A computed fold for a 379-nucleotide RNA from a Deltaproteobacteria bacterium, annotated as Bacterial RNase P class A.
The organism belongs to Myxococcia, within Bacteria.
It matches the Rfam family "Bacterial RNase P class A". By type it is a ribozyme.

Parts: sequence; structure tokens; C1' cells
RNA sequence: CAAAGAAGGACAGAUGAUCGCCGGUCCGCCUGCGGGCGGGCGGGAGGAAAGUCCGGGCUCCGCAGGGCGGGAUGGUCCCUAACGGGGACCGGGGGCGACCCUAGGGAAAGUGCCACAGAAAAGAUACCGCCCUCCGCGGGAGGGUAAGGGUGAAAUGGCGAGGUAAGAGCUCACCAGUUCCGGUGGCGACACCGGAAGCUUGGCAAACCCCAUCCGGAGCAAGGCCAAAUAGGGAAGCGCUUGAGGACGGCCCGUCCGAGGCUUCCGGGUCUGGCCGCUUGAGGCUGUCGGCAACGGCAGUCCUAGAUGAAUGAUCAUCGCCUCCCUUGCGGGCAACCGAAGGGAGGAACAGAACCCGGCUUACGAACUUCUUUGGCCA
Repeated sequence: CAAAGAAGGACAGAUGAUCGCCGGUCCGCCUGCGGGCGGGCGGGAGGAAAGUCCGGGCUCCGCAGGGCGGGAUGGUCCCUAACGGGGACCGGGGGCGACCCUAGGGAAAGUGCCACAGAAAAGAUACCGCCCUCCGCGGGAGGGUAAGGGUGAAAUGGCGAGGUAAGAGCUCACCAGUUCCGGUGGCGACACCGGAAGCUUGGCAAACCCCAUCCGGAGCAAGGCCAAAUAGGGAAGCGCUUGAGGACGGCCCGUCCGAGGCUUCCGGGUCUGGCCGCUUGAGGCUGUCGGCAACGGCAGUCCUAGAUGAAUGAUCAUCGCCUCCCUUGCGGGCAACCGAAGGGAGGAACAGAACCCGGCUUACGAACUUCUUUGGCCA
């Protein structure tokens, strides 16, 4: 210098003026005491506020029992309030490498599936070939054979020797794998070493399934308070301890509540109100300590939206950024052109809090910094 890889945290134009919008607070005035008006001060969207996909806090339900069913997860250790999230490591795959990807328990419990091709897609099989026997012998039948050919993504370990009619882990040596045993290292997943057994068993579990672990339900329209209006009626059906209906999550059991009650229809009244919940919280920032890291401890410091037909905006000016065009007694270059200065035009993404928080995923603008790898060149 070129091509790559990884990590990181900021930004999401800035400033000013004018006019607004939603909360807070202070002062003054008015009031029908609910509040209203005016003025001052200060605050007012995001990295994803989004999707609502996981997990938790919080709230209510009668603390939620047993069985069946259902859902989720799936290497190990750790982090965390928790997770299906994250960190580190292990195994597998890819890359020369930095590094990247990985739902990664069980396929010798059972069932199922494996397109096309192929004889055969899994415990059974012989299409061609090879070998043996027989026959009515240019051929055919029977048997043996997975060594050779052919098909396929995948064909019953590889290779050599023995063996045989021909062959075959049929037997043996070596190699590979599997299982078992022992040792060493590691918290562990696992790695390495040694030994034994011909054990050689196809793949798919994001197919059913099996195993292990976890899971009560509904959600801020939760839930509570106040105000306003009141009324109650009619019809049909079911039921009143031989139990309608409900609590209790899909079913059953069990437990409990349960009678002028329950369901449906007809026809009416009132309100589409206010307050709390509501934003101080597993909180942010800085420093320090522990840890490879995720993260945690301690100290200091800060308070930073709270709307509800739902505020957080609009206009103007200046400056900055990007793109295009024009100009030049400017700089570099033979030139194309590049740079600089000036002028003009245009552009600036995704997107909008709604109880709160931790994640994941998706959308998106212009960049920057640091470290590492490979290759080239120079000293």
C1' cells in the first nucleotide's frame, strides 16, 4: 500500500429569532371552590419508541390439588430477577489465515419416510457379470456369490494376504470407526494415552416418538376510588339439595360457591366523565475493585416525557454535511483530470412513547476509531 476479519461507542444536523402544543412549579387576579385567565422559570421520543416473538416486575382471580393431555427448551460451565437471552469453552463444518457458521440429547425402544435412477433404500434383496450343477446345449433352469460393472445424495468399513468352485471379517495383519475397561489432564462438555472385543449397526427426530428440565390463568381496557343516572318491567326456557349455573387454564376426578337464581329475547335509564395506578427504577453517569468475558461489589453524583380523538410542532435566518453544474491571471499533471477558492441548484433515512424493565428480531442515514490476518514493496 492492497485485500480481508473482528470489536467499539458516539451521532441521527447545530445555533438563534418568532408563533404554537403537553406536563410541572412559583406569583398575581377571578371563581359557582370543581377550576379558569395572565405572567415568570424549567422539562418534553428512539436506537430501534416498531414487531408484540421470549422472559420478568406489578395487579387481580379462591395460592392454583391429582391424573391425562398440551406447550417450550435441548453440548458444558457460568451470568442474570428471569429467559427460548448473553459470555467463555467443548464437539462438528468452512476458510491459507485473522476468523466465521452450528436447535449440538436419543436412530441397538417402537412406528414411519428416503424423490429420480436403480435388482435392491435396510435386516431383506441377484439386473449384468463371476462360479458350480443339470438339461432337450448359439440357449435355458436351479443354486452359490455383494469380490467386479451399472444406478444414486446415500449401497452394508479400507487395503493386503490366506482361503474358496467362485467369493465374502469367512480368517489374519495394519488402518479407520463403534462399544467396553484402565490411566492422565480438566469444575465440566471433552481431550490424550494404553488395552480388549470382528462388534462394523445407512440417513432423517426443525417426522411421530422416547428421555430430561421448566410452565396456574388473565392482563394497566390489570386493578382501586369518586361523581352522574337510577328501575325496574315483560316473554320463553332451565333449575331450586335427585343441583341450573359458576370458581378451575383443554378434559376427567377432587374441592368449593350456589337459588325470587341462570340463559336468551323485547323494550327502557345513565355515562361515553374525573382521580389514583403513572413513572425513583433489577435506573442513568463517573471512578475504583474482582472476573478472560457476560456481569457483579463499593463509593460519589444526577432526576431525565407522562399524553389519553393521544402534546413533543411550524416558519425564517446563519453555519455545517453530501450530490450535481458553472467560473478561475490559483496549485499539481504532457493530457484526460485531480485539488483549492467562489457562485448556483437540489438533498438529508428508518421511524412516533402509551404500566415499567431485560432481551431477541426486523427497518434505516452518513461516517469514525482501534486491533488482527494474508499478500506486495522499501529500510